[in-house]
Context: one part of a larger RNA
RNA sequence: UGACGGGGGCCCGCACAAGCGGUGGAGUAUGUGGUUUAAUUCGACGCAACGCGAAGAACCUUACCUGGUCUUGACAUCCCGGGAAUCUCCAGGAAACUGGAGAGUGCCUCUUACGAGGAGCCCGGUGACAGGUGCUGCAUGGCUGUCGUCAGCUCGUGUCGUGAGAUGUUGGGUUAAGUCCCGCAACGAGCGCAACCCUUGUCUUUAGUUGCCAGCACUUCGGCUGGGCACUCUAGUGAGACUGCCGGGGAUAACUCGGAGGAAGGUGGGGAUGACGUCAAAUCAUCAUGCCCCUUAUGUUCUGGGCUACACACGUGCUACAAUGGGUGUAACAACGGGAAGCAAGCUGGCAACAGCAAGCCAAUCCCUGAAAAGCACCCUCAGUUCGGAUUGUAGGCUGAAACCCGCCUACAUGAAGUUGGAGUUGCUAGUAAUCGCGGAUCAGCAAUGGCGUGGUGAAUGCGUUCCCGGGUCUUGUACA
Numbered sequence: 001u002g003a004c005g006g007g008g009g010c011c012c013g014c015a016c017a018a019g020c021g022g023u024g025g026a027g028u029a030u031g032u033g034g035u036u037u038a039a040u041u042c043g044a045c046g047c048a049a050c051g052c053g054a055a056g057a058a059c060c061u062u063a064c065c066u067g068g069u070c071u072u073g074a075c076a077u078c079c080c081g082g083g084a085a086u087c088u089c090c091a092g093g094a095a096a097c098u099g100g101a102g103a104g105u106g107c108c109u110c111u112u113a114c115g116a117g118g119a120g121c122c123c124g125g126u127g128a129c130a131g132g133u134g135c136u137g138c139a140u141g142g143c144u145g146u147c148g149u150c151a152g153c154u155c156g157u158g159u160c161g162u163g164a165g166a167u168g169u170u171g172g173g174u175u176a177a178g179u180c181c182c183g184c185a186a187c188g189a190g191c192g193c194a195a196c197c198c199u200u201g202u203c204u205u206u207a208g209u210u211g212c213c214a215g216c217a218c219u220u221c222g223g224c225u226g227g228g229c230a231c232u233c234u235a236g237u238g239a240g241a242c243u244g245c246c247g248g249g250g251a252u253a254a255c256u257c258g259g260a261g262g263a264a265g266g267u268g269g270g271g272a273u274g275a276c277g278u279c280a281a282a283u284c285a286u287c288a289u290g291c292c293c294c295u296u297a298u299g300u301u302c303u304g305g306g307c308u309a310c311a312c313a314c315g316u317g318c319u320a321c322a323a324u325g326g327g328u329g330u331a332a333c334a335a336c337g338g339g340a341a342g343c344a345a346g347c348u349g350g351c352a353a354c355a356g357c358a359a360g361c362c363a364a365u366c367c368c369u370g371a372a373a374a375g376c377a378c379c380c381u382c383a384g385u386u387c388g389g390a391u392u393g394u395a396g397g398c399u400g401a402a403a404c405c406c407g408c409c410u411a412c413a414u415g416a417a418g419u420u421g422g423a424g425u426u427g428c429u430a431g432u433a434a435u436c437g438c439g440g441a442u443c444a445g446c447a448a449u450g451g452c453g454u455g456g457u458g459a460a461u462g463c464g465u466u467c468c469c470g471g472g473u474c475u476u477g478u479a480c481a
Stems, first nucleotide, its partner, number of pairs: 001481002003478003007475007015465002019428005026319008034310002042053002064305002067302002070299001073129001077128002079125005086103007107118004131294002134292001136290001140288002142283001144281001145279001147277001152191006158167003171182003197271004202239002205236004211229001216226002242265001245259005321421001325380006337368003342361002346357004387418001392413007434457006
C1' cells in the first nucleotide's frame, strides 16, 4: 500500500421490510446430470452452465456410429498430355461410384481454306502440396460474460518521507454521480459521471395518391366519386425544461422543500453507451493463429442409423386444478411487422385441417388481418364436473424424393394425474406486476409452450434501514501478500 474481520461510522441497491404474482406438488415441453448404447458428436458447470452455442437435428445440417468407396484427393496454385463446354441413354450397385454407347464442336488472336496458339471448362498423370469440427483458451489475437452504469481509476509538476509511499482523491455540506460548493501543500490534467446520439410525451412549420362530410356537391351508401389539405397521420425542419420564476431552509454557497405557469419539473420515461482492472472466467467447434499430432487417414465421399434412448435426479417454461370460471351465440376497439420460387381477397367443395378456380399487390394503395381478453344474451350450480386436458384408437389433411425409427395439423372417440402444492426459493416500485392476444427472424415443413418485438386491460405496497445479500467510502486490528 492492499486484502481480510461473526471490528466500528456514514451511504446506496426490489437487498430486507410492506405488497402482488409465481416456483417447489400434478401432467407436459425443453435443457442438463446419470444410466444405457455400435453411436447416443462437441462445448458451457456457483452467482456469471442447465428453452445456453442451436434465429428452427426426418435426408442435408452432422462434427458421432455401422458398412461401402477414393488417395494430388470434396477445395487452392503450379507443370505435362488429351479433349470444347455440355446433354442424353444402357448395365451393375443401397448410394457414392464403376464400365460402356451416342449427340455435340462455341469464344479470342494469328492465318491461304488446312492449321497453330490462348482464356474458360472437363478427363488423365507427376510431385511440390492440399485437408483435419485432431490436441493445447494454462502459448495467443479477436470477440464475450461478470463485479457494474458501481463511482470510481490514474497522471504531470510541486510538497512531505532515508524508503516503500503519502498528498492531490482526506475534511464540512450536497448529489443518481470523484455531481457541485466551501475549506485545505497543493495546483492542474486525463479515462470514467453528466451532456452531445436514438426513441417516446406537447406545439409550430413544410409536404399531401393515408386521412376527412370538417364545409360543399354526388352517391349503387363503401371517402365510392368530384373537390379540399382544416383535422388525424406520415416524415423532415424548428420550438420547448434551464431549478429559468416566487417563497421557506441553508455558510449569503452548492443544494434542498413547497408553489406558480406548463403537454412535460428538477437526469420527464425508455434505449444505445460499460473507466483502470478482477476471475490463468468462456470460446483453438464462428473466424484467425504458434507448437504438437494424422497423411491409402484423425483427410474425403456415400447408404442406413444416432444426436429424439430412459429405472431415475435437477433447472427453465407451458397447461391446469375452476364460477373473478367453462360453453354457445352476438351488432366492439390496436400496435409492431412480413409478402414474388411470395402474401393471397373472393367464389366453390369439405364438420374441419385443407383443396380447386382465382382478382389484387414488388406494397401508407393489395394481402397476411374478422385481434383476444372486454361488453351483451342464454346454459352449467360446486361435482373429479359441461373443470382439466395427458394418453391411446380410427379416419383424414399438408410439406417434402422420402414422415417406420423421428414432423405438424384436423375430425370423431378415449378421457389420466390434478381440488392451490413441505422445507425452501424467485420476479416486480407504474403504464410496472398481473393478464390478453398479435407480428417477425430461423424456416420446404416443424416438434415454438422458446426467443425477440408489439399493442389491449391494468393493480397493490413502500413505516423504515434493526436484520439477510451485494456494493461504495472513511477509520481500526492483523502472526496474510
About this RNA:
Predicted 3D model of a 481-nucleotide part of an RNA (small-subunit ribosomal RNA, 3' major domain) from an uncultured bacterium. RNAcentral holds the full RNA, with entries from ENA, Greengenes and SILVA. The prediction has a mean pLDDT of 84. Its Rfam family is "Bacterial small subunit ribosomal RNA". Rfam links the family to the GO terms structural constituent of ribosome and ribosome.